[in-house]
Context: one part of a larger RNA
RNA sequence: CCCCCGUUAAGGAACUCGGCAACUUGGCCCCGUAACUUCGGAAGAAGGGGUGUCUUGUCCCGUGAAGUCCCUCGUGGAUGGAGCGGGAUGAGAUCACAGUAAAGAGGCCCAAGCGACUGUUUAGUAAAAACACAGGUCUGUGCGAAGCUGCGAAGGCGCGGUAUACAGACUGACACCUGCCCAAUGCUGGAAGGUUAAGGCAAGGCGUCAUCCCGCCGCAAGGCGGGAGAAGCGUCGACCCGAAGCCCCAGUGAAUGGCGGCCGUAACUAUAACGGUCCUAAGGUAGCGAAAUUCCUUGUCGGGUAAGUUCCGACGCGCACGAAUGGUGUAACGACUUGGGCGCUGUCUCAACGGGGGACUCGGCGAAAUUGUGGUCGCAGUGAAGACGCUGCGUGCCCGCAUGUAGACGAAAAGACCCCAGAACCUUUACUGCAACCUGGUAUUGAACAGGUGACUGAGCUGUGUAGGAUAGGUGGGAGGCGUCGAUCCCCGGCCGCUAGGUCGGGGGGAGCCAACGGUGAAAUACCACCCUGCUUAACCGCGUGUUCUCACGUCGAAUCUCUGAACCGAGACGACGGACAGUGCCAGGUGGGCAGUUUGACUGGGGCGGUUCCCUCCUAAAGGGUAACGGAGGGGCCCAAAGGUGCCCUCAGCGCGGUCGGCAAUCGCGCGUCGAGUGUAAAGGCAGAAGGGCGCUUAACUGCGAGAGCGGCAGCUCGAGCAGGGACGAAAGUCGGGCUUAAUGAUCCGGCGGUGGAAGGUGGUAUCGCCGUCGCUCAACGGAUAAUAGGUACUCUGGGGAUAACAGGCUUAUCGGAUCUGAGAGUUCACAUCGACGAUCCGGUUUGGCACCUCGAUGUCGGCUCAUCGCAUCCUGCGGCUGGAGAAGGUCGCAAGGGUCCGGCUGUUCGCCGGUUAAAGCGGUACGCGAGCUGGGUUUAGAACGUCGUGAGACAGUUCGGUCUCUAUCUCAUGUGGGCGGAGGAGAUUUGAGGAGAGCUCCCUACAGUACGAGAGGACCUAGGGGGACGGACCUCCGGUGUCCCAGUUGUCCUGCCAAGGGCAUCGCUGGGUAGCCGUGUCCGGAGAGGAUAAGCGCUGAAUGCAUCUAAGUGCCAAGCCUCCUCCAAGAUAAGAUCUCCCGGGCGCAAGCCCCUGAAGGCCCCUGGCAGACUACCAGGUUGAUAGGCCGCAGGUAUAAGGCCCGCAAGGGCUUCAGCCAAGCGGUACUAAUCGGCCGUGCGG
Repeated sequence: CCCCCGUUAAGGAACUCGGCAACUUGGCCCCGUAACUUCGGAAGAAGGGGUGUCUUGUCCCGUGAAGUCCCUCGUGGAUGGAGCGGGAUGAGAUCACAGUAAAGAGGCCCAAGCGACUGUUUAGUAAAAACACAGGUCUGUGCGAAGCUGCGAAGGCGCGGUAUACAGACUGACACCUGCCCAAUGCUGGAAGGUUAAGGCAAGGCGUCAUCCCGCCGCAAGGCGGGAGAAGCGUCGACCCGAAGCCCCAGUGAAUGGCGGCCGUAACUAUAACGGUCCUAAGGUAGCGAAAUUCCUUGUCGGGUAAGUUCCGACGCGCACGAAUGGUGUAACGACUUGGGCGCUGUCUCAACGGGGGACUCGGCGAAAUUGUGGUCGCAGUGAAGACGCUGCGUGCCCGCAUGUAGACGAAAAGACCCCAGAACCUUUACUGCAACCUGGUAUUGAACAGGUGACUGAGCUGUGUAGGAUAGGUGGGAGGCGUCGAUCCCCGGCCGCUAGGUCGGGGGGAGCCAACGGUGAAAUACCACCCUGCUUAACCGCGUGUUCUCACGUCGAAUCUCUGAACCGAGACGACGGACAGUGCCAGGUGGGCAGUUUGACUGGGGCGGUUCCCUCCUAAAGGGUAACGGAGGGGCCCAAAGGUGCCCUCAGCGCGGUCGGCAAUCGCGCGUCGAGUGUAAAGGCAGAAGGGCGCUUAACUGCGAGAGCGGCAGCUCGAGCAGGGACGAAAGUCGGGCUUAAUGAUCCGGCGGUGGAAGGUGGUAUCGCCGUCGCUCAACGGAUAAUAGGUACUCUGGGGAUAACAGGCUUAUCGGAUCUGAGAGUUCACAUCGACGAUCCGGUUUGGCACCUCGAUGUCGGCUCAUCGCAUCCUGCGGCUGGAGAAGGUCGCAAGGGUCCGGCUGUUCGCCGGUUAAAGCGGUACGCGAGCUGGGUUUAGAACGUCGUGAGACAGUUCGGUCUCUAUCUCAUGUGGGCGGAGGAGAUUUGAGGAGAGCUCCCUACAGUACGAGAGGACCUAGGGGGACGGACCUCCGGUGUCCCAGUUGUCCUGCCAAGGGCAUCGCUGGGUAGCCGUGUCCGGAGAGGAUAAGCGCUGAAUGCAUCUAAGUGCCAAGCCUCCUCCAAGAUAAGAUCUCCCGGGCGCAAGCCCCUGAAGGCCCCUGGCAGACUACCAGGUUGAUAGGCCGCAGGUAUAAGGCCCGCAAGGGCUUCAGCCAAGCGGUACUAAUCGGCCGUGCGG
């Protein structure tokens, strides 16, 4: 010193983020107990009282003796109540400081937030306001339930349950409530319309091709080329049919969600019940509100406090509350969070003592991280910018031990922040898939019936403008057709219908009817044929709907039967139900973060946000070209059929003059007019001989090329005479391959269109490809990763970076702070008592920044605590000048850094505000000094909530509650303490002081003196004396604390056989006191005073400068400051000093030294000890001795021992007795122990 523990004066939360920690309280009995309340609670509320022991009374409970009585005689029964035990309640005594005497055993109250509650949770930093929860609501689910599990299936859970059930979601007891919006998204419903896949149907196209035709060649056979082309085969395939979905129409909020702006208005002002207007799907109701939500903000007011960023109550201007992601309340509950109070305390003022365990010493055993090598000082500087190691200067004999941690950018962990690259999870209306689900087709898959419907075929019908006999579909043929196989006509009925009729069937009837002709008309009728419109019917082929059936298929099954020699189960028989559905396979459309794979650019004075990304022009650009920056300025992503070509012609802008309306400016005339106009569009360079302005004719805005050049890394871009073809204009020479020039853009792949002489895989043909031309990209991140791509991570991870941010340092100093100069001004007057504009010049390196230089294989970051140290731009105190200084109190400036520079309330705060003091409550630096010194409130991990943003995952220099601080010190350094050696013989003492350190503060009162001064009020300097505060040193007489056994009291229990008396244990058991020592709150002392030299300043004398001048020579005064004086350390002051005292031989040798002898003075070891002490050292002592112990005495502390006697029934009391006991204190006394010894040190000294 650390840990655990005990006690503590006075004060009592002043500590601190916060009463953290500790203390208090505590059992039992009695009394008593508020608001509020869900009437249960709150309650152990709070707050009081009692509590031992002895004697005795009463009552109750248990047990139940003797005795007595009875009998069936027994271990019987009844009665009886003694004794004993337990409890309750009185009375009277008795002791102590204290009676649940020890131990074990709530501190309490008030108010607020959140959550109703008991519960649950991050095993190992979060226990919570998070989760859960009963209760509420919505949704799904009718049983082979929904839902879930599972790779698939079977199976299973749900459930041996059945809507009062099960599942999912939200909310979260209870009370009062839960508003508006259905536009969006979702869900549910709807099915008329639109759209829509596979598939069906199939118009049609294409390929091939028998054959045929044509052309050419050939006498012919035949060859070559071209064309048409049936069937078949192959291929493509429109219309049409074709579900869900989507569109669409509705509904739905306790579904996802959302719930406005501007302007004006009242007779003070302010405000706006009121009005206007715009937008919306609708514009936030109730309630609450600076809140777990309020930025501004410590809002404002009130309360509480001496003082209140917190807290409570209000207000409402709600940045950014708000109604089941529920709103507002709420008794009870909470190791939750917040504020206040009482009690109590070492939390604190302010620390002290004591006990135990470590540390320390000795003995035994004996790690670790770490470690480039080390012979490892300070300061200033330098240096990759913070040096033990470089430079300079200073300091420093060698080596331990203890202690402290400022540094070794200490150790540990290849920084978790940041950036870069990568990864992983997570999200979603990112991209692309997959499961799952929905839906259609088809297979498994059969039958019947009834409607519907399509195409085709057959049959039969149908058809009315007007005119016309009349209901004339079209065209053609046609002069005849029909009729006893029953005509005209009549009746009945069906169907159609333009209501006139048409047509068909049946009956009657019994012989003619129609057409041609005529007339009407655009068209002429009979009859026949082929068709059209619409319809009927039949067959066939389809499509689709409904109903029924049973046979596939599915489900179930009590009994019975088979497998079986078998209980369940299983398979089957049999039966029931369902049923061609379902289920399943394949194909297809939809839905599809449920799951998966990925993407989500770069530049960047860190990153993000913003901006930018290609092309043109100018400047930067340094007189060739080129040249960067998130340097300074602008444009382009077109346009023109003339704004192109050519030939010919013209000259602009502006100004002057003249001229109807007509003006400054319109059109006209004359003149001047080198360029100021114009040039399609930016700028630059050009252009009047025009490239500018007109007119005519025109299409070179051509095809095929291209010598040769320029630019470029490439890709590519640009210029280009000339040749050929065919043109335009011009008389011609000629010019023309777009535009005064430089922007107006996009590689490759893929695909379309036009052309084509190439290829077309055995051959022929073809599909298809190539070639020429052309089209499709804000591929604008513009040399274009893909046809196709966004986000989150505080749950994170890996690799890297001091190539790059946050801290600190460095450089810089815009900003910041300070000073100076100038002096406009104000100060009545007067720039300068004081203040000082516009400006100017420096300094500082505390702010905010800039830069990105060390450090990302880690330099811990705010504030507090502790401990400091320096600067001075001085807060106080000291000395001065000026004053718009009367005095007092001030202002301002100069000198001055010696010392000093407070306690509280609030907040994490630094800061700041406030209360109370003070002489004053200074400003800064020191890694915003100090985390291998502490704290951990703030910030800055993981949990959770609010507001806000986001569809979401999540996010917020917004808020809120919670949330692991490791390290035994090697070196330097520091504080101590030793050992060695040296200091020229050895030793014992006493000292000097080079040098260093410490100290250094200040107020109040009194006298001078109510004087000077002042009208008064007020009120001094100087000097003298006294008293304090804080700080410091020493001490223990006093006052206090402690005092672990010095004394006493006392509880429980065990022991000494018992009584008595004692001992042990229970924190020293607890309690009351307390010697020495150690201590402070106690006591004493300190700062004084003086000398010297100075600062600012004031002077003397005094020139330069005949004056003046404090200065230049000379000289005086003057400050808490400087040097001394005071205190302490100090000769390793290696420059090692001084003084006093003590000690040591013979021979040889010049001496050093050698031999013999000797071992001095003194010291050490060892021992007894100490108020000395970690060890060591130091001090006292060691028998010639009081060093320690013992003994004796005394002081002092306790408080009257034991035993005996007496009193009392007893507890207990009295006397003996101020007794007994008594540590460390003060003396005395050798009884015990310091016994006996050993070693070092020499000989007179270079």
Large-subunit ribosomal RNA, half B from Candidatus Aquivivens invisus, 1246 nucleotides, folded computationally. Rfam family: Bacterial large subunit ribosomal RNA. Gene Ontology terms of the family: ribosome and structural constituent of ribosome. Model confidence (mean pLDDT): 86 of 100. The full RNA is in RNAcentral, with records from ENA and SILVA.